[in-house]
Molecule: small-subunit ribosomal RNA
Organism: uncultured bacterium
RNA sequence: GAGUUUGAUCAUGGCUGCAGGAUGAACGCUAGCGGCAGGCCUAACACAUGCAAGUCGAGGGGGAAGUUACUUUCGGGUAACAGAGACCGGCGUACGGGUGCGUAACGCGUAUACAAUCUGCCCUUCACUGGGGGAUAGCCCGAAGAAAUUUGGAUUAAUACCUCAUAGUAUAGUAAUACGGCAUCGUGAUACUAUUAAAGCUUAGGUGGUGAAAGAUGAGUAUGCGUUCUAUUAGUUAGUUGGAGAGGUAACGGCUCCCCAAGGCGAUGAUAGAUAGGGGUUCUGAGAGGGAUGUCCCCCACACUGGUACUGAGAUACGGACCAGACUCCUACGGGAGGCAGCAGUGAGGAAUAUUGGACAAUGGUCGGAAGACUGAUCCAGCCAUGCCGCGUGCAGGAUGAAGGUCUUAUGGAUUGUAAACUGCUUUUGUAAGGGAAGAAUAAGGGCUACGUGUAGUUUGAUGACGGUACCUUACGAAUAAGCAUCGGCUAACUCCGUGCCUGCAGCCGCGGUAAUACGGAGGAUGCGAGCGUUAUCCGGAAUCAUUGGGUUUAAAGGGUCUGUAGGCGGGCUGGUAAGUCAGAGGUGAAAGCGCUCAGCUCAACUGAGCAACUGCCUUUGAAACUGUUGGUCUUGAAUGGUUGUGAAGUAGUUGGAAUGUGUAGUGUAGCGGUGAAAUGCUUAGAUAUUACACAGAACACCGAUAGCGAAGGCAUAUUACUAACAAUUGAUUGACGCUGAUGGACGAAAGCGUGGGGAGCGAACAGGAUUAGAUACCCUGGUAGUCCACGCUGUAAACGAUGGAUACUAGCUGUUUGGACGCGAGUUUGAGUGGCUAAGCGAAAGUGAUAAGUAUCCCACCUGGGGAGUACGUUCGCAAGAAUGAAACUCAAAGGAAUUGACGGGGGCCCGCACAAGCGGUGGAGCAUGUGGUUUAAUUCGACGCAACGCGAGGAACCUUACCAGCGUUUGACAUCUUAGGAAUGAGAUAGAGAUAUUUCAGUGUCCUUUCGGGGAAACCUAAAGACAGGUGGUGCAUGGCUGUCGUCAGCUCGUGUCGUGAGAUGUUGGGUUAAGUCCCGCAACGAGCGCAACCCCUUUCGUAUGUUACCAUCAUUAAGUUGGGGACUCAUGCGAUACUGCCUACGAUGAGUAGGAGGAAGGUGGGGAUGACGUCAAGUCAUCAUGCCCCUUAUACGCUGGGCUACACACGUGCUACAAUGGGUAGAACAGAGAGUUGCAAAGCCGUGAGGUGGAGCUAAUCUCAGAAAACUAUUCUUAGUUCGGAUUGUACUCUGCAACUCGAGUACAUGAAGUUGGAAUCGCUAGUAAUCGCGAAUCAGCAAUGUCGCGGUGAAUACGUUCUCGGGUCUUGUACACACCGCCCGUC
Repeated sequence: GAGUUUGAUCAUGGCUGCAGGAUGAACGCUAGCGGCAGGCCUAACACAUGCAAGUCGAGGGGGAAGUUACUUUCGGGUAACAGAGACCGGCGUACGGGUGCGUAACGCGUAUACAAUCUGCCCUUCACUGGGGGAUAGCCCGAAGAAAUUUGGAUUAAUACCUCAUAGUAUAGUAAUACGGCAUCGUGAUACUAUUAAAGCUUAGGUGGUGAAAGAUGAGUAUGCGUUCUAUUAGUUAGUUGGAGAGGUAACGGCUCCCCAAGGCGAUGAUAGAUAGGGGUUCUGAGAGGGAUGUCCCCCACACUGGUACUGAGAUACGGACCAGACUCCUACGGGAGGCAGCAGUGAGGAAUAUUGGACAAUGGUCGGAAGACUGAUCCAGCCAUGCCGCGUGCAGGAUGAAGGUCUUAUGGAUUGUAAACUGCUUUUGUAAGGGAAGAAUAAGGGCUACGUGUAGUUUGAUGACGGUACCUUACGAAUAAGCAUCGGCUAACUCCGUGCCUGCAGCCGCGGUAAUACGGAGGAUGCGAGCGUUAUCCGGAAUCAUUGGGUUUAAAGGGUCUGUAGGCGGGCUGGUAAGUCAGAGGUGAAAGCGCUCAGCUCAACUGAGCAACUGCCUUUGAAACUGUUGGUCUUGAAUGGUUGUGAAGUAGUUGGAAUGUGUAGUGUAGCGGUGAAAUGCUUAGAUAUUACACAGAACACCGAUAGCGAAGGCAUAUUACUAACAAUUGAUUGACGCUGAUGGACGAAAGCGUGGGGAGCGAACAGGAUUAGAUACCCUGGUAGUCCACGCUGUAAACGAUGGAUACUAGCUGUUUGGACGCGAGUUUGAGUGGCUAAGCGAAAGUGAUAAGUAUCCCACCUGGGGAGUACGUUCGCAAGAAUGAAACUCAAAGGAAUUGACGGGGGCCCGCACAAGCGGUGGAGCAUGUGGUUUAAUUCGACGCAACGCGAGGAACCUUACCAGCGUUUGACAUCUUAGGAAUGAGAUAGAGAUAUUUCAGUGUCCUUUCGGGGAAACCUAAAGACAGGUGGUGCAUGGCUGUCGUCAGCUCGUGUCGUGAGAUGUUGGGUUAAGUCCCGCAACGAGCGCAACCCCUUUCGUAUGUUACCAUCAUUAAGUUGGGGACUCAUGCGAUACUGCCUACGAUGAGUAGGAGGAAGGUGGGGAUGACGUCAAGUCAUCAUGCCCCUUAUACGCUGGGCUACACACGUGCUACAAUGGGUAGAACAGAGAGUUGCAAAGCCGUGAGGUGGAGCUAAUCUCAGAAAACUAUUCUUAGUUCGGAUUGUACUCUGCAACUCGAGUACAUGAAGUUGGAAUCGCUAGUAAUCGCGAAUCAGCAAUGUCGCGGUGAAUACGUUCUCGGGUCUUGUACACACCGCCCGUC
């Protein structure tokens, strides 16, 4: 820096195994070479085998094998040379090498000190090196034992051991002395006394030995400072702390011991527990820090475990000793042996870590005079991509952009990709051959020169493990050499296929439920590259423990309040000091490493040289502002006093009235009480109510107030006493006496506990009554503890301003309490409190804002994701209840804050709608029609399901339709394009069959172009064949387009610019009015605009005008008739216009918008109706109108045909029709419409039939003709309240019409039949005017029709609306929200 809490936002906050770097790593896949490094992190587990410390004959005795010579009895012997092993002795073995168990310590680091010390070998200086003695190993001879080993006797040497002498710059003591210092003291010089030395070898040159001093080196000791976690470890300590003495040590010291004292350490964390070797360095980081401390270097500790000392200069000794223990091995069972945390190696453990290699050539070590010996130190090699660095796997040209692969919109294109092929070039590497190092230094010895007797210079001079290695040359030939991970975002890189919440992925968010860039494969791409990924660990990012550099009103976080101890911090002036501070100088801060500059390996890694750095510590010199410390002084901080005030401040006492309850007495009678409604309860034994008197306890109305007081908790009748506080004022007293405050102490609401009182009202628990599905609740009737008092305990609260205390400073306005000053007063001003609003500032915002959450300082407390959990354990307190302190495992990727926009609320305000109300008529009951569910069926095709599915798609299923079922058939197909072959097309028959279809006969030879007239070609059409393909009402409406429904004809939905806000967003669009309306007006940080509203469009209502046929007819003529002449007035039709705009008046209103009333007008306030449907919502509906992606079927899920089904029927629901009758039914008479349709049609008149209808055919392509009689209404009459002269279902018979065909399954007619039904439960629907209701008419579809449906048309023609409390829906403002899939949400508990 990123991702992740949200619809979005800001901030808080965690998570992330995110991006970076690192590693002694491991695992997976892969692997050409070299250089330089590194390599048991686990079992300080156990170890077979070999090696890792010896050396010196120039210390000593001694002498095997051997060689030579002599001799020989051939077994051997003697002499000389040479000298192994073992032994005595010296030096070394305390180094080098390994490991990290222990250790929280003077262990380590750093800086000092030793006047409290030692130091072999080495260097320098001085002195000395004389004499004597006794042993012992070995050797020899025995003995014991299995062995290890032990032991007896004899003999012997030394640089082994002992002794004598000599000795001082030694040690000790005494005496006196000089100088110095650091407390004890140190150093030098003097005198006296006492004590301790030595070793030889020799080539005669030397070398060794002894004493002393000094140096160097190494070691020891002490001290300051630094050095992990836990307080759920708070007290600890008996040699403990100190002293005097003694012992011991190289040396100081309780190091040890005797005696004496009672100390020592500790909240600045003792003691205890846990963990751990420390450092240089190293990783990370900007740094400060945090982590690591493996390789290399320094220190420490350890050597099977524990302990002990010896030797020695040095050890409490890795490859020494003794003891004990565990383990392993040998054993003759008596007893013995051993210690890889040396180098290799083995087993075990483990994710995991190498060869039982070579050499002393170099460097170094030990011994030696030296040669040399030894050296698993070391130098090399081997194994391992474990890391870092370097090199290579070719380079150039080459486009039919090859083939193949992959993708695609697929006759094509894109990509792999100049990639390949092909051509030319090069040869690092590789293979082969040849050459071939540096690392080696002058060791011993020899020669020469110089000085002069052992040094210097020079010359000669042997030696290479690595290794025939590095390197060089030549030849050959692109020849021998590329993988791994990833590709949803973070994070560079995308498509196809498979799979279908499966397999699986995943660091976090998350992906996968049929179109997965996230799984698996492929193609392609990206990143790195002999490596690449994963895992583990560390730092970073993380300012997420914050010194640098965080916070605490609401996100986690201020202790309930005060007091006060330690501590921290602290006013003015002046002097001293120099601890802090600052500056200069010196010492130290090992080397390596890091940084810089050079240099060496061909470069680099690596290595070397030089410089820098090492931020630290110590010493010293100086400065004196600040802090500290100390002396003096001051008054403003603080405190005291005086004066004046204030208050529900506290404690104890006294006191008052109202109310309530109880008791007694009176009056009085049937209820009272209680609730939403009731009941339990009380009451005729007299309640409730009322009157009087008495008693009891508790609380204090009015005043009373964002008024007062108190540290907080808290405090209220009045009054008295005692006590404390606060404010102002005065400026008298002290003179910084102050602030804060861990631990501690005191106080601390309510509830609770203990003891004793008290007890009216109220009232946990409890009982009863209700409510309820239940009701262990809410409501009611009772009622115990308690509430009250005294004393004691508890110690907690949302103990809140969710805001610790103190001090200072920083704009204002306006209340209020209590003081002071001024003023006659109104009032002004000045303190201390207590409120409101606001500036700057602050804040994530809300907000805060002199009573800060501003600006600063000081001190304390507290926080570090959510849950687990304020839980468990431990401890302290408490009578108990419980309080205080206070984790972890595990689990989640969030939890939480503030604000925003929506949605929601049995929140609020305003408003609207046939939403309710007021009315009228229905549905729900009956019969039938129709749709749906269910059931049934071979099939009852499919879709539609709250409103917004259900007389819906369907505006018309007998066949067809038709998608369904059964059966019979077809397979390039009923339909499209292409190829080949043949044929015109086409028409009419016959036979079989249910038909599709099959077989077959006849007729027909056309059109256009061309021609050599034989023919050839072409178009349309038909037949056959093959394959590309057709076809699908198969799936997915949750892949889609288009169309549609709904909220809703609701008044809303947005944008630009500006402004406000960190931002999401807000403003505009809110507000005051008004409207049907975001309609308009006014106001306003908004100003404008768009889609909606309205208007423009159509119909209707009025008028004018133009034109009058098929319409009309007043006047004239005429007729049976506007029939005809005629007319152009009227109606009507068709055009074109006009009219209505709150225009006018009055009132109201802001004089506005507008509203109310009125006039005029055919019409009045959008006149009535229609069309018109904003942004969007419902994954709403439709893949079966159509189109379409993907999937699926292809002799079938396609196509044809016949028959059946979609019309089934115990049932349930929706929508309708007809009724139940008299506002009616019947009969008769006689009126008045509009809008449509019509040539495959409407069909008149006339005639026939009771009728459906038949016949007939005039007229009409329609203002002409036809359908076509409108019906209700009206007039007259009948019926008289009945299951009827209501109602017409059902059924029978006979017919009519359509149609290939009315069985399943049409409609109609006539006659007969005459069911249910007497107005419909809960519930529910429509409608506000030409509306409801009621009456008929027409049309589409259509052969016909199941139409009572749908869509239109006119006739007659009401009632009611007080109003907005309620129901439903909607709009707007506001409010709450833990909702955002948005209340059909979210979410808690029980089972």